[in-house]
The part of an RNA shown here (small-subunit ribosomal RNA, central domain) has 351 nucleotides and comes from Allium sativum. Model confidence (mean pLDDT): 83 of 100. The RNAcentral record of the full RNA draws on SILVA. Lineage of the source: Eukaryota > Streptophyta > Embryophyta > Allioideae > Allium.

Context: one part of a larger RNA
RNA sequence: UUGAGCAUAAAGCUGUUUGUAGGUAGCCUUUCAAGUCCGCCUUCAAAUCGUAGGGCUCAACCAUGGAAUGGCGGUGGAAACUACCAAGAUGGAGUACGGUAGAGGCUGACGGAAUUUCCGGUGGAGCGGUGAAAUGCAUAGAGAUCGGGAAGAACACCAAUGGCGAAAGCACUCUGCUGGGCUGACACUGACACUAAGAGACGAAAGCUAGGGGAGAAAAUGGGAUUAGAUACCCUAGUAGUCCUAGCCGUAAAUGAUUGAUACAAGGUGCUGUGUGUAUCGACCUAUGUCGUGCUAUAGCUAACACGUUAAGUAUCCCGCCUAGGGAGUACUUUCGCAAGAAUGAAACUC
Repeated sequence: UUGAGCAUAAAGCUGUUUGUAGGUAGCCUUUCAAGUCCGCCUUCAAAUCGUAGGGCUCAACCAUGGAAUGGCGGUGGAAACUACCAAGAUGGAGUACGGUAGAGGCUGACGGAAUUUCCGGUGGAGCGGUGAAAUGCAUAGAGAUCGGGAAGAACACCAAUGGCGAAAGCACUCUGCUGGGCUGACACUGACACUAAGAGACGAAAGCUAGGGGAGAAAAUGGGAUUAGAUACCCUAGUAGUCCUAGCCGUAAAUGAUUGAUACAAGGUGCUGUGUGUAUCGACCUAUGUCGUGCUAUAGCUAACACGUUAAGUAUCCCGCCUAGGGAGUACUUUCGCAAGAAUGAAACUC
């Protein structure tokens, strides 16, 4: 490389998304003949190879004859398919209109419980903590309890196998702005689509820079225990950070360990949103369409486990990736970064 693959064995990008080049692309009718197919012609030196019979006693070897496939070019045709030209249609895709659910995003405001702390009152000896203790706090009045003030962070119950979002993620309540989805019937555009190298955007936590903020809990660190030791688990303190603003970083078992899109192929049973019919005072009930989200199961598939209309089934298209283990996601180079590092990414050697 071919082949075979990518949930769990190596492999779906470092996660998600937008989208350029490129690749691929639904229906009908024309044009054309580039691809495609058919016929014929020129040419592809000889030798060699393969073939037929022949010559050296045979063979190697030698000489003779003729062929096939295929390539470049030319010429004459075919028109199904691909491409091209022109016209059309509406099922893919989209737009407008009417509804609708939602922790989707940004912004501002507000609320109560709890915690800590401060002030004051009552009160007077312990509190706290553990397996047991001690460090610690406390007669300079702690802990407990009552009243008042301040601060910061998070939003109990509702709450779900629930909802929304591309993913990361999103939850007290309310205002303003705003994105997407689903659904209904008719109207409009008329293939405008799918994927996507490179590129752009977003991207938990931790970390970094600058300025604020700092209640609780808490890396580091001090002390007390435990222990042979204890740089730990337990306890008492406690800083960075955790929060906000403006930037950076660009990684996670970023997981469904499953790339995206389309079509097809038994069912059963839940839930969320929505439409229609039935029913009703209304809510239920009941039948059915659709989007999403679960469980179970047939065929099929799978090494097995399992998956199973939300496929890991049957097919098509595009992209990415893998090729024994270690060395190694290391060295070096380059790009990015304030740094930490990230991305790219070997070999010797070993087995």